SAM riboswitch aptamer (S box leader) from Capillibacterium thermochitinicola, 103 nucleotides, folded computationally.
NCBI's taxonomy places the organism under Bacteria, Bacillati, Bacillota, Capillibacterium.
Its mean pLDDT, the model's own confidence on a scale to 100, is 82.
Of the family's consensus pairs, 97% are formed in the model.

[in-house]
RNA sequence: UACUCAUCAAGAGCGGUGGAGGGAAGGGGCCCGAUGAAACCCGGCAACCUUGGAACAGGAUUCCAAACGGUGCUAAUUCCCUCCAGUUUCUGGAAGAUGAGUA
Numbered sequence: 001u002a003c004u005c006a007u008c009a010a011g012a013g014c015g016g017u018g019g020a021g022g023g024a025a026g027g028g029g030c031c032c033g034a035u036g037a038a039a040c041c042c043g044g045c046a047a048c049c050u051u052g053g054a055a056c057a058g059g060a061u062u063c064c065a066a067a068c069g070g071u072g073c074u075a076a077u078u079c080c081c082u083c084c085a086g087u088u089u090c091u092g093g094a095a096g097a098u099g100a101g102u103a
Base pairs, nucleotide, nucleotide: 001103002102003101004100005099006098007097008096013042015041016040017039021032022031023030026082027081028080029079043074044073045072048070049069050066051065052064053063054062055061056059078095083093084092085091086090
């Protein structure tokens, strides 16, 4: 980098350093920010990998529990629209994000 599968309406600080930006890219909107942005540290959330247990139709299965370890996440639905299909609302897809696997 490409492909496959799963998930994305829940959850998570009135902490420290830091100083002006940030909400993934372009466009549009709407927001957050000196009552301090990004980033880093600590804390926290969750439970994909992981560990333990249970069930049976014995599996790329389901359920329960844990959270030392590997990731992830910690304003707003993936902040909303933007592209495609379906009747506008809306739904699905695409795209994106994260994890696991394969090349």

RNAcentral holds the sequence, with entries from Rfam.